[in-house]
Context: one part of a larger RNA
RNA sequence: GGCUUACGGUGGAUACCUAGGCACACAGAGGCGAAGAAGGACGUGGUUACCGACGAUAUACUCCGGGGAGUUGGAAGCAAACUAUGAGCCGGAGGUUUCCGAAUGGGGCAACCCUAAAUACUACCUGCUGAAUAUAUAGGCAGGAAAGAGCCAACCCAGCGAACUGAAACAUCUUAGUAGCUGGAGGAAGAGAAAUCAAAUAGAGAUUCCCUGAGUAGUGGUGAGCGAAAGGGGAAGAGCCUAAACCAAGAGAUUUAUCUUUUGGGGUAGUGGGACAGCGAUAUCGAAUCUGGCGGUUAGACGAAGCAGCUAAAUACUGCACCAAAGAGGGUGAAAGUCCUGUAGUCGAAAACUCAAGGAUAGUAGCUGAAUCCCGAGUAGCAUGGGGCACGAGGAAUCCCAUGUGAAUCAGCGAGGACCACCUCGUAAGGCUAAAUACUACUGUGUGACCGAUAGUGAACCAGUACCGCGAGGGAAAGGUGAAAAGAACCCCGGAAGGGGAGUGAAAUAGAACAUGAAACCGUAAGCUU
Numbered sequence: 001g002g003c004u005u006a007c008g009g010u011g012g013a014u015a016c017c018u019a020g021g022c023a024c025a026c027a028g029a030g031g032c033g034a035a036g037a038a039g040g041a042c043g044u045g046g047u048u049a050c051c052g053a054c055g056a057u058a059u060a061c062u063c064c065g066g067g068g069a070g071u072u073g074g075a076a077g078c079a080a081a082c083u084a085u086g087a088g089c090c091g092g093a094g095g096u097u098u099c100c101g102a103a104u105g106g107g108g109c110a111a112c113c114c115u116a117a118a119u120a121c122u123a124c125c126u127g128c129u130g131a132a133u134a135u136a137u138a139g140g141c142a143g144g145a146a147a148g149a150g151c152c153a154a155c156c157c158a159g160c161g162a163a164c165u166g167a168a169a170c171a172u173c174u175u176a177g178u179a180g181c182u183g184g185a186g187g188a189a190g191a192g193a194a195a196u197c198a199a200a201u202a203g204a205g206a207u208u209c210c211c212u213g214a215g216u217a218g219u220g221g222u223g224a225g226c227g228a229a230a231g232g233g234g235a236a237g238a239g240c241c242u243a244a245a246c247c248a249a250g251a252g253a254u255u256u257a258u259c260u261u262u263u264g265g266g267g268u269a270g271u272g273g274g275a276c277a278g279c280g281a282u283a284u285c286g287a288a289u290c291u292g293g294c295g296g297u298u299a300g301a302c303g304a305a306g307c308a309g310c311u312a313a314a315u316a317c318u319g320c321a322c323c324a325a326a327g328a329g330g331g332u333g334a335a336a337g338u339c340c341u342g343u344a345g346u347c348g349a350a351a352a353c354u355c356a357a358g359g360a361u362a363g364u365a366g367c368u369g370a371a372u373c374c375c376g377a378g379u380a381g382c383a384u385g386g387g388g389c390a391c392g393a394g395g396a397a398u399c400c401c402a403u404g405u406g407a408a409u410c411a412g413c414g415a416g417g418a419c420c421a422c423c424u425c426g427u428a429a430g431g432c433u434a435a436a437u438a439c440u441a442c443u444g445u446g447u448g449a450c451c452g453a454u455a456g457u458g459a460a461c462c463a464g465u466a467c468c469g470c471g472a473g474g475g476a477a478a479g480g481u482g483a484a485a486a487g488a489a490c491c492c493c494g495g496a497a498g499g500g501g502a503g504u505g506a507a508a509u510a511g512a513a514c515a516u517g518a519a520a521c522c523g524u525a526a527g528c529u530u
Stems, first nucleotide, its partner, number of pairs: 001529009016480002020451002022448007029440002031151002039100003042055003046078002050074002052059001061094006070082003105114003115118001121148002124144006155186001156184005166173001170221001196204002208235005218226002239432003242376001246265008270410001272375004276369004285363001288361004295354004300347003306320004321338002323327001329341003381405007391417001412427005467474002487514001490501004
């Protein structure tokens, strides 16, 4: 020096654990904000650096309920208090709520300054003024009223809209109307009551979503790819209001015959309907308004049944019992139906929120006739250029936009994938509409062949922290004494750190650098060997 064994040190793997995550289901909620939000700054405690709570009424105030013995948060100590005249705690309602922040009297380098009192600005209403320019209008001023503004996870609608990529290159094409940016809204949004589908003489009957049809029909440098619809089966189901013709009233204009306009009535359809002229009636309905308040939510209450031995401790074991509409779960000094909390079951609200049935008000049908009138216009259509339809201009219908042109009013008009005829279906150019569907920042409950501290959120721990960056931004590590601190009085060595006794404890090789304590690595002792 090497090897082996034993005992240590170091180290923090492993197994165990869970305070935190992840995913999903059901239910709720689906918004907050000029009555000042979200988010912050600064303060508030007897002592107070931080976190949480709160706001100059500041670790809290008032009232109404619950509850019943302790309380003054995490978080000890000291001090001083409160509380059966019911505190602390839990729920409901209210008050207070500095400064910044849309931030809004003016300014500003947010949480500050200045004037001295002010809803800053925009939209709306009224009045007064009032240009170019005569009437006017724009603009200005005053008053009124009180709508908007900002934030927010996804879902939704709309406007603008890529590229990498694929095509084994690349340009049409694809990626993709995706990402991104912007506007707008709701608890859902959008769509929606046929100018629909279809069919060949059969039918269906608003929309939305799912399964299928179907990777079919198609489309496509006929490449890569893209990719329907009808029909069938389900979920859910709900239908309505206007414009016009005509009537009445009011106002205005005027050529005195009308015209325009406002309001009310009327009226809403495709077996065409309505106006108009006759005849005749009071039922039904729900999505309107008011009322109603079963039930639910926001605190809670009651709630069965076991002892002994053993042990540091019993829930294990042994012995003998009991309850069960309760043998879910959690805790308790090891593993508990019967110790605690709960569980099954049964009750419960002064107050706030939500809400079913029901009630009231208002509204809401028909028949016959056929002369006249009405039935949504710069619209439909057409041409050209685009877009969108699964459909890339194609034979390209249907739909939308731009420019130009430009009809008809039921003997009408549109569609049925160029176009024409016949036939069939529908009735455009106004509007509203629940449910079935999408999503989850947030609240509650529950579940897991989800994780268990290099995992699971980046974050189990004072984490979007420390730290890095001028900045946008990037972004960690870090859990476990013990049943209970009983956290080691006292003595000794030492300046201390640290250690040795003593003591606590079941255990101190559980001593705070604390449960288990692998390996690498470093020692000590012994044996063997060079």
Annotation:
Predicted 3D model of a 530-nucleotide part of an RNA (large-subunit ribosomal RNA, domain I) from Nodularia sp. LEGE 04288. Its Rfam family is "Bacterial large subunit ribosomal RNA". The full RNA is in RNAcentral, with records from ENA. Its mean pLDDT, the model's own confidence on a scale to 100, is 83.